[in-house]
Context: one part of a larger RNA
RNA sequence: GAUUGAACGCUGGCGGCAGGCCUAACACAUGCAAGUCGAGCGGCAGCACGGGGAGCUUGCUCCCUGGUGGCGAGCGGCGGACGGGUGAGUAAUGCAUAGGAAUCUGCCCGGUAGUGGGGGAUAACGUGGGGAAACCCACGCUAAUACCGCAUACGUCCUACGGGAGAAAGCAGGGGAUCUUCGGACCUUGCGCUAUCGGAUGAGCCUAUGUCGGAUUAGCUAGUUGGUAAGGUAACGGCUUACCAAGGCGACGAUCCGUAGCUGGUCUGAGAGGAUGAUCAGCCACACUGGGACUGAGACACGGCCCAGACUCCUACGGGAGGCAGCAGUGGGGAAUAUUGGACAAUGGGCGAAAGCCUGAUCCAGCCAUGCCGCGUGUGUGAAGAAGGCUUUCGGGUUGUAAAGCACUUUCAGCGAGGAAGAAAGCCUCUGGGUUAAUACUUCAGAGGAAGGACAUCACUCGCAGAAGAAGCACCGGCUAACUCCGUGCCAGCAGCCGCGGUAAUACGGAGGGUGCGAGCGUUAAUC
Numbered sequence: 001g002a003u004u005g006a007a008c009g010c011u012g013g014c015g016g017c018a019g020g021c022c023u024a025a026c027a028c029a030u031g032c033a034a035g036u037c038g039a040g041c042g043g044c045a046g047c048a049c050g051g052g053g054a055g056c057u058u059g060c061u062c063c064c065u066g067g068u069g070g071c072g073a074g075c076g077g078c079g080g081a082c083g084g085g086u087g088a089g090u091a092a093u094g095c096a097u098a099g100g101a102a103u104c105u106g107c108c109c110g111g112u113a114g115u116g117g118g119g120g121a122u123a124a125c126g127u128g129g130g131g132a133a134a135c136c137c138a139c140g141c142u143a144a145u146a147c148c149g150c151a152u153a154c155g156u157c158c159u160a161c162g163g164g165a166g167a168a169a170g171c172a173g174g175g176g177a178u179c180u181u182c183g184g185a186c187c188u189u190g191c192g193c194u195a196u197c198g199g200a201u202g203a204g205c206c207u208a209u210g211u212c213g214g215a216u217u218a219g220c221u222a223g224u225u226g227g228u229a230a231g232g233u234a235a236c237g238g239c240u241u242a243c244c245a246a247g248g249c250g251a252c253g254a255u256c257c258g259u260a261g262c263u264g265g266u267c268u269g270a271g272a273g274g275a276u277g278a279u280c281a282g283c284c285a286c287a288c289u290g291g292g293a294c295u296g297a298g299a300c301a302c303g304g305c306c307c308a309g310a311c312u313c314c315u316a317c318g319g320g321a322g323g324c325a326g327c328a329g330u331g332g333g334g335a336a337u338a339u340u341g342g343a344c345a346a347u348g349g350g351c352g353a354a355a356g357c358c359u360g361a362u363c364c365a366g367c368c369a370u371g372c373c374g375c376g377u378g379u380g381u382g383a384a385g386a387a388g389g390c391u392u393u394c395g396g397g398u399u400g401u402a403a404a405g406c407a408c409u410u411u412c413a414g415c416g417a418g419g420a421a422g423a424a425a426g427c428c429u430c431u432g433g434g435u436u437a438a439u440a441c442u443u444c445a446g447a448g449g450a451a452g453g454a455c456a457u458c459a460c461u462c463g464c465a466g467a468a469g470a471a472g473c474a475c476c477g478g479c480u481a482a483c484u485c486c487g488u489g490c491c492a493g494c495a496g497c498c499g500c501g502g503u504a505a506u507a508c509g510g511a512g513g514g515u516g517c518g519a520g521c522g523u524u525a526a527u528c
Stems, first nucleotide, its partner, number of pairs: 001528004006524005013375006019368002021333001026331003030328003035078003040075002043071002047069003050065007085286003094211007103203002108199008116150001118148002125140006156165003170191006178185002212258003219249003224246008261283004265276004288309005311322004339365001341364003347361001348359004378408004388399004412469001414464005422455001427449008472517005477498003483512005493500002
């Protein structure tokens, strides 16, 4: 000099864009953060509508009725493995770069072939029972895109090459004939379902090289190193087991100890390098602590399960409940770090045919000079060089065109009025094409139309009034830009280094003046 996720002191007008627990991976009150689908299913608790009945106060109350819109709870599907947080652990099961072969991959895209016919349960519900509660038990009823056989098998899998094994589910819209038990069958369109091939995406695995300090850590290692066989995995492999051999690593630093998430990057520097890893992005690890598996395409799963432990809470003492390193917020720790805000309008995600619902992701707003950038606090004129202050050799000098005065301007803030873009998709109507027996349904393209904005009392523009509301901080001995007076008297004090102060201190304290920066300025800490 540059820089910072900074803090502290003094001061503080506005805006834009960023950033904001670096400490206790300490403990957490409260609310929210993952749901959705009735176009899979049986149903119907509540709400609304319709129908029926009763009472009367004649427009209200009560009862019945899944008939309709819908829908609590339940079965079922998909999603809760993403998104969000944190950096404890990890010195290599990690990360970075470059390669590799022995693998899996829901949803998505393309291809091929199918989607026939049956069965038995079970929750909800009802009845009864147990328990303080959490919740649980028995009996009975019922449905499915839940579950299980049978049939079939283009691909597929196994094979001793003879053969053998294995699948599925329906739902919604529309409809001219035909049939009908009047429910529908049947046809068609769309969405699904099954098997298999390929792709895309994602993930697992292997190898090489690089990746902090300590030798006052020199030897380490028995599943250890390799082989055979078997098991296991989606997959290779001591991954596991049995047997056999005695190997494997190490001064090119093994092992041990300490420290640490890694990277793109960031800061600095002419560069080489050094330091660092907040925000943003990629990867990894973790989710009260330790262990375990289940489900699933994917987890050994932050807001799932089981066990153990510590802690907190409830209890009828028998037993139960919980996990903010999600967003806010609280206590604590600390020099120190924000609101228990708004909205799903946009972007994105989950579910759904869609409408839509959910979304503390996200978009916004609030707080903080924490940083960067921009703007303002007036402009011109004005010598009687006013008054006052300071100083003086008492003549004056200086503050100083500074002020006052005069003439203007009105950025920003304030008040008033106007006022975009962020809105496209989807929805409705019409036209044309595809599909089809069909001018239905549905889909694609085009045209027109209505509603739809958290921010937002926004941005921006115009008008109004009046210089009106807006300057401080540090320093002035040398380094280092800037000097005098008074007070003090080795005292009080200053200080980054040299050093000042013991009676004229440009170095302490005050004042006047000056210098530097300026909504900041200094100090401290840290890095180059």

This is a predicted structure of a 528-nucleotide part of an RNA (small-subunit ribosomal RNA, 5' domain) from Salinicola salarius. The coordinates come from a structure-prediction model, not an experiment, and the mean pLDDT is 85. Its Rfam family is "Bacterial small subunit ribosomal RNA".